[in-house]
């Protein structure tokens, strides 16, 4: 002095998943009703999984227990218009450790 790595932050990128009825607007209509909107309403059933949460291989161990990763499962939570989240990635910045 200082790579890589680790943590924080700031900026950018960032999947996936609905339908029906009910109520509400508007139109139209004498009335049943039909047509159109879609909301942060309510109700059914149905889907997603990349916050967070839960399990588990190999491997270690002398044997058992314990330990033991995921973007794999699982859906508890959370989501399925926007927005807001959002595992991760990218580029800065701080801090820390320390190869050289």
């Nucleotide at each position: 002095u200082a790579a890589c790595g680790u943590c924080g932050u700031g900026c950018g990128g960032g999947a996936g998943a609905g339908u029906u009825c009910c109520a509400c607007c508007g139109g139209u209509g004498u009335a049943c009703g039909c047509c159109g909107g879609g909301u942060a309403g309510g109700a059914a059933c149905g889907c997603c999984g990349a916050a967070g949460g839960a399990g588990c291989a190999a491997c270690a161990c002398u044997c058992c227990c314990c330990g033991g990763a995921a973007c794999c499962u699982c859906u508890c939570a959370g989501g399925c218009g926007c927005a807001a989240g959002g595992a991760c990635c990218g580029c800065g910045c701080g801090a820390u450790c320390a190869a050289g």
Glycine riboswitch aptamer from Epidermidibacterium keratini, 100 nucleotides, folded computationally. Lineage of the source: Bacteria > Bacillati > Actinomycetota > Sporichthyaceae > Epidermidibacterium. The sequence is in RNAcentral, with records from Rfam. The prediction has a mean pLDDT of 79.